[in-house]
RNA sequence: AGAGUUUGAUCCUGGCUCAGAACGAACGCUGGUGGCGUGUCUUAUACAUGCAAGUCGAGCGGUGCAGCAAUGCAUAGCGGCGAACGGGUGAGUAACACGUAAGCAAUCUGCCCCCUACUUGGGAAUAGCCGUGCCAACGCGCGGAUAAUACCGAAUAUCGUGGCGUCCCGCAUGGGAUGUUGACGAAAGAUUUAUCGGUAGGGGAUGAGCUUGCGUCCGAUUAGCUAGUUGGCGGGGCAACGGCCCACCAAGGCGACGAUCGGUAGCCGGCCUGAGAGGGCGAUCGGCCACAUUGGGACUGAGACACGGCCCAGACUCCUACGGGAGGCAGCAGUAAGGAAUUUUCGGCAAUGGGGGAAACCCUGACCGAGCAACGCCGCGUGAGUGUAGAAGGUCUUCGGAUUGUAAAGCUCUGUUGUAGAGGAAGAAUGCUAAGUAUAGGAAAUGAUAUUUAGUUGACGGUACUCUACUAGAAAGUCACGGCUUACUACGUGCCAGCAGCCGCGGUAAUACGUAGGUGGCAAGCGUUAUCCGGAUUUAUUGGGCGUAAAGGGUGCGCAGGCGGUUUGUUAAGUUUGAUGUGAAAGCGUUGAGCUCAACUCAAUACAGCAUCGAAUACUGGCAAACUAGAGUGCAGAAGGGGGUAAUGGAACUCCAUGUGUAGCGGUAAAAUGCGUAGAUAUAUGGAAGAACACCAGAGGCGAAGGCGAUUACCUGGUCUGUAACUGACGCUCAUGCACGAAAGCGUGGGGAGCAAAUAGGAUUAGAUACCCUAGUAGUCCACGCCCUAAACGAUGAGUACUAAAUGUUGGAUUUAUUCAGUAUUGCAGCUAACGCAAUAAGUACUCCGCCUGAGGAGUAUGCACGCAAGUGUAAAACUUAAAGGAAUUGACGGGACCCCGCACAAGCGGUGGAGUAUGUGGUUCAAUUCGACGCAACGCGAAGAACCUUACCAGGCCUUGACAUCCCUUGCAAUGUCAUAGAGAUAUGACGGAGGUUAUCAAGGUGACAGGUGGUGCAUGGUUGUCGUCAGCUCGUGUCGUGAGAUGUUGGGUUAAGUCCCGCAACGAGCGCAACCCUUGUCUUUAGUUACCAUCAUUUAGUUGGGGACUCUAGAGAGACUGCCGAUGAUAAAUCGGAGGAAGGUGGGGAUGACGUCAAAUCAUCAUGCCCUUUAUGGCCUGGUCUACACACGUACUACAAUGGCGCAUAUAACGAGAUGCAAUACGGCAACGUGGAGCAAAACUUUCAAAAUGCGUCUCAGUUCGGAUUGGAGUCUGCAACCCGACUCCAUGAAGUUGGAAUCGCUAGUAAUCGCGAAUCAGCAUGUCGCGGUGAAUACAUUCUCGGGGUUUGCACUCACCGCCGGUCAA
Repeated sequence: AGAGUUUGAUCCUGGCUCAGAACGAACGCUGGUGGCGUGUCUUAUACAUGCAAGUCGAGCGGUGCAGCAAUGCAUAGCGGCGAACGGGUGAGUAACACGUAAGCAAUCUGCCCCCUACUUGGGAAUAGCCGUGCCAACGCGCGGAUAAUACCGAAUAUCGUGGCGUCCCGCAUGGGAUGUUGACGAAAGAUUUAUCGGUAGGGGAUGAGCUUGCGUCCGAUUAGCUAGUUGGCGGGGCAACGGCCCACCAAGGCGACGAUCGGUAGCCGGCCUGAGAGGGCGAUCGGCCACAUUGGGACUGAGACACGGCCCAGACUCCUACGGGAGGCAGCAGUAAGGAAUUUUCGGCAAUGGGGGAAACCCUGACCGAGCAACGCCGCGUGAGUGUAGAAGGUCUUCGGAUUGUAAAGCUCUGUUGUAGAGGAAGAAUGCUAAGUAUAGGAAAUGAUAUUUAGUUGACGGUACUCUACUAGAAAGUCACGGCUUACUACGUGCCAGCAGCCGCGGUAAUACGUAGGUGGCAAGCGUUAUCCGGAUUUAUUGGGCGUAAAGGGUGCGCAGGCGGUUUGUUAAGUUUGAUGUGAAAGCGUUGAGCUCAACUCAAUACAGCAUCGAAUACUGGCAAACUAGAGUGCAGAAGGGGGUAAUGGAACUCCAUGUGUAGCGGUAAAAUGCGUAGAUAUAUGGAAGAACACCAGAGGCGAAGGCGAUUACCUGGUCUGUAACUGACGCUCAUGCACGAAAGCGUGGGGAGCAAAUAGGAUUAGAUACCCUAGUAGUCCACGCCCUAAACGAUGAGUACUAAAUGUUGGAUUUAUUCAGUAUUGCAGCUAACGCAAUAAGUACUCCGCCUGAGGAGUAUGCACGCAAGUGUAAAACUUAAAGGAAUUGACGGGACCCCGCACAAGCGGUGGAGUAUGUGGUUCAAUUCGACGCAACGCGAAGAACCUUACCAGGCCUUGACAUCCCUUGCAAUGUCAUAGAGAUAUGACGGAGGUUAUCAAGGUGACAGGUGGUGCAUGGUUGUCGUCAGCUCGUGUCGUGAGAUGUUGGGUUAAGUCCCGCAACGAGCGCAACCCUUGUCUUUAGUUACCAUCAUUUAGUUGGGGACUCUAGAGAGACUGCCGAUGAUAAAUCGGAGGAAGGUGGGGAUGACGUCAAAUCAUCAUGCCCUUUAUGGCCUGGUCUACACACGUACUACAAUGGCGCAUAUAACGAGAUGCAAUACGGCAACGUGGAGCAAAACUUUCAAAAUGCGUCUCAGUUCGGAUUGGAGUCUGCAACCCGACUCCAUGAAGUUGGAAUCGCUAGUAAUCGCGAAUCAGCAUGUCGCGGUGAAUACAUUCUCGGGGUUUGCACUCACCGCCGGUCAA
């Protein structure tokens, strides 16, 4: 000294929480010892038992005992002193109770000290005692005798009190001294000769009483209180003053500076905390007060209205013979109860102190000690050194090791504490006893004071302490380990159990739960809980705020209050300063000292405040005098929707009357309700009524605010400018108070044209108690009276002064320089969390008022006040919660704005959705229908091909170190191979043979480590993939700006397919993307010509052969295109448009290529892999079945519905590919599928291979057809171990639905769509799928308003899991 927590991140505001210290504590776990402290905080509850106040025989008379006696001892009673102290408690008390400082001239004071003067002489009783009576008890009575330091007269009176004078003093009442008068007033003796007593008076000391200033909790949702109340005269009473009490008189007294009332509380020195200022507390120790079972009362006494006294009343307890009595632990112990909780029915008067006594001495639960309790503080110990095989064990592990850990063991020491033994204090003297000495006085003795010697007194306690001996022996726990906050791993658990001070942790890999190991903190303690202060500047005096976070009163006037211009004098209240008194002790601080240290204790020193007496006089205040700069008045001008009253005016709306006129009007997005042939709407003329005042009109004016707008008149408030004649601080602010205060609303009476809550009807809608329409009442208007609130806002109180500029505008002055008063915009310094404010401040200062203190509950409840009511003002708490909030930032989003792009729409062409079939999916079914994929981005997807196999699924039969890998042991003519038998097969048994093997590499058997798993988790992962998207974006370094998140760059002006390029610019550069480089295709050149080609020459049925290297083609190398050239546009740029040339022109076409990232996207079943699970099974082998099921729903395709066609015949022309377990020609057989057979070809050579649409001719003639081909029957072919479930193909026969497809929806911009066929992979066989190839070959694009998706800029936002968000209400659970 700070930290955590609001957000995606940031700054701020703001609360909550933590780290510290403390404690009369309690609880959990644990516990060796000593010293010093502390210990009913709760029931001021009730108390058994014992003790806590007695003493004096030197006051008195007796009595008893001892003694021969002298005498001594004891003491019931009378008497004296004490019992008012000491000890306890905190109920009451908000008060002169306490603290502090004063006062008493208004007082008392036993014992003690000093001084003065006395202490004479008598008397009458009474208890005890004796006798006797009553009574349960406590106790009570009668008769008789007796003493005193008990009681009562008398004498004396220094003296006191009273009366009358004199003098002195004081702030007043008054005080003191003194004279005189005579009224009143004392005494006690004891012991033995010197003291102790006694009386009166004066003084002191101590203690007490009373009075006063100041200080002393919360509530105004307590605002008025008071009748002995306030004062006076006179009396009574008191130690004393006083309404303390009484009679009379007056009507006062207290209160917003908080009376009264309610609640709470003993106050203080101090204690805890804090840097301090403060805040909290008032145990122990000390001072004061109050109380003593509850309430009241007095007596005695110096002192009490009395804790262990009395009386009365109440409650309770006890005794009783029922008549009546006894009692008071908030003394020390102790008991019960209460409670989370608080000790022994101990020892002693040795010390200190107290009472009595002449004294010895007695008494003393005060006190001194011991006991119990880790309750607190402080000290000590539980060992020290050495010791690596880094032991064993534990834990973790990547299996190598690491750690526990020099830790242990072992070896060498020590003995604090402990145990045993021995010694052994201080606290004790100024005490007591005895004997002496000295001093003063005395004749002496005794006594007093001082001193010497001897003796004697200790509860604690044989304790502290010291010495000797002995053994490492007897002595460590507790809390934490996610962050804050020092300290980490494993296992278990699986939003369960649980943790948690705040944030939060736990849903199968938890450093946060539980356990273990390890580590960290503290340590005879550790942690938890309660409480208080701190941190919290989070009530802010020190030391905060109020435009938007909580917070400026709606506005003005104004009393009290607060604050106040210039000069001089005076005063000295504030202020500053010196001295004195006080500030108890203890405590705290400082410095020393004593217990071995410390805690503890002792000594010295220091202190705020208050009071008194001085001093100073700058400032503030008081008083006095002056001034004119503040304020106000006068004079001369000015502007204005400022206010009030009355009158007047025109336009418009509506209504009424009349005329003209005819079928609609009105209303809406569209309608309908409504009005109209009984004549509307429209139009013309006349009239009525009410309300509001177009243009002027402005960011302009006025007003305190609310607010104010036709014109004129009257009444009236304020403002500004100029001048400087007058007053002379007259000022500012303002709690309570008073006044004003939009709209709505209320009361009474008018008025009512238009508009219009409520209401009615019509629409809209799922509904529509709304928005829209047609009507329409209060109200809106006036007068009077209420209401008193608004986002009453500039969300910004009023006043004064100061602090750069610029511009517009209103009103003055003066003049062309300006200046004053408003109003508005920009802007510097400065301020602000930022936004922003900025001479009209949110800047710099001062004065005064109002208001705020987390969010919700709540501006609510209740009380009070106001109001006719509606309601308004004032204004909580319980409870819930960790946030709520402000400003700004990045993104995402918007049925916000702008710019741009895309087969996105539009314009076209063809489809899907309807039919049949194929295929996939869902659902259902099943023993199983294995699993995965689910919007785009799952669904002819994984699967480039499920009859067995595949295969993971199901049923059944089998195996258990295993079908497969490594290691170990034993055995072996074993294994491979062939055959036979049984079985569905796996498998089992047997035979043959053995070319091979014995360093057994092979096999069987055995043992355990292990194998195995298409079991789980794609939300533990790697790798791979999809998607936004081939969209143009995504970032970095340095610099700059910002408190910061961030911004800038990347935005702007153009341009592009493009963040492509150019220009500009606090940015300058760079990277990943774009483009280019790569492949293919289009043109040319060149090189090379075999298996390809053939123009010229020859040749042939045939490029067949010779030959050729021109052409095509093949495949190598090159060229070509770059906005290069021209013109226009543009900014002279980038670029665009047009043109030339060119095979190709503006990226030539196509492909590959996929930025940062998003979707916990997909995949553990391609593969790999952590963890979990399984191990005679979730592994392995086999046979059969299933993945092919079928009411249904969806996706994707194929074939069609026909004439741009079907069928038949004829004719022309491709490309990419593939081929040896292969492609297969010619030929022959079969209607055909195909079969027989086999030339050629490992392929520019041979085969696949006749391409089809097209074209020509013919036929069909609009039909469910010569369209369409499903389905079914029959007969076959091929593959294969095997076509039943469950293959493909062929022929004959059969001939279903379907006549162009609802809502909706898909693809495509050129060699594209559409249409036509061909090939390949997989593959024994099995494509309408997939991937490729070529043939024929269109239409359309005006445009970017709209739909979808994307990019950029901007704006709003309470979203950031980001609109599939967040969230109000209601209903249900």
RNAcentral holds the sequence, with entries from ENA and SILVA. The RNA shown here (small-subunit ribosomal RNA) has 1373 nucleotides and comes from an uncultured bacterium. Rfam family: Bacterial small subunit ribosomal RNA. Gene Ontology terms of the family: structural constituent of ribosome and ribosome. The coordinates come from a structure-prediction model, not an experiment, and the mean pLDDT is 84.